Bacterial RNase P class A from a Lachnospiraceae bacterium, 354 nucleotides, folded computationally. The source organism's lineage runs through Bacteria, Bacillota, Clostridia, Lachnospirales and Lachnospiraceae. A source record names the gene rnpB. The sequence is in RNAcentral, with records from ENA. Its mean pLDDT, the model's own confidence on a scale to 100, is 75. Its Rfam family is "Bacterial RNase P class A". By type it is a ribozyme.
RNA sequence: UAAGUAAAACAGACAAUCGCGGCUGCAACGGCCGAAAGGCUGCAGACGAGGAAAGUCCGGGCUUCACAGGGCAGGAUGCCGGAUAACGUCCGGUGGAGGUGACUCCAAGGCCAGUGCAACAGAAAUAAACCGCAUGAAGUUAAUCUUCAUGUAAGGGUGGAAAGGCAGUGUAAGAGACUACCGCCUCGCUGGUAACAGAGAGGGCACAUGUAAACCCCAUCCGAAGCAAGACCGGAACAAAGCAAUGUGGCGGCCCGUCACGCUUUAGGUAGGUCGCUUGAACCUGGCGGUGACGCCAGGUCUAGACAGAUGAUUGUCCAACGACAUAACCCGGCUUAUCGUUUUGCUUACACA
Repeated sequence: UAAGUAAAACAGACAAUCGCGGCUGCAACGGCCGAAAGGCUGCAGACGAGGAAAGUCCGGGCUUCACAGGGCAGGAUGCCGGAUAACGUCCGGUGGAGGUGACUCCAAGGCCAGUGCAACAGAAAUAAACCGCAUGAAGUUAAUCUUCAUGUAAGGGUGGAAAGGCAGUGUAAGAGACUACCGCCUCGCUGGUAACAGAGAGGGCACAUGUAAACCCCAUCCGAAGCAAGACCGGAACAAAGCAAUGUGGCGGCCCGUCACGCUUUAGGUAGGUCGCUUGAACCUGGCGGUGACGCCAGGUCUAGACAGAUGAUUGUCCAACGACAUAACCCGGCUUAUCGUUUUGCUUACACA
């Protein structure tokens, strides 16, 4: 200098003028809207849409069922150890795959519990002989060739996979038949919290290959519905019918169990108002502990709560942002997806110079 890789920050700033929203303070107690509850109206101040607000994919806080359970079915997760309110998230490690490397990715328990599936090709896909090799007999006296019988699984073919791999000894020809080295199985030893790793001893060794994002087995976990939850105010309201204690209804599906004493239908009101509604497992700075996720302590800050839906417009200067993806609705922790541009830091590789 170039290329790469991992992490972080920003997403316009300043000033002026006008306009909008709720909150706080002051003023007024009058006016306007409304059936009512209740709301609007003056002045000033500070504040006012993202890194994903998107998806609604996980986990919760909160509210109601509800006073809480057991079992079956169903669903989710799936190496080990930690963090967290919790999670299917995050951190660290182990094993595996990719990359020269920094690094990245993994739906990562079990196929000696059982049941399935494996097209096509091939002789054969859960144990077999197509070509081949050897021996014997016959055709024929011999060679070659052909046929039959016996032995064979080394060589060749098919295939993702064909009686563990490779090199030898041995054999009629071969073969873990035997030997060495690998692989596999069993056993303990050493290190590690563990997943796991290392070096040994024994066994000729197959429960025969693959597949569990096949059914399944094992371990752990799991109430439901949702802010249009729910509460209050205003308003309307009187009747009729049916079932009924050996009952009806509630508790995600079913059973047990338990709770309540009612439940269902018709009829009437309800497009209203207020709360919930933003101080929170919050954020920032510093210190300490930890490899890290994160935790503890101290100090500081308050940063939208609309309700048919506010957060804008103009001018000037600066500027990488005038543009992309896009636009809050109970809140929070993540994940996933989309995306214009700028800056900073660590590490890796290549080249050159000193």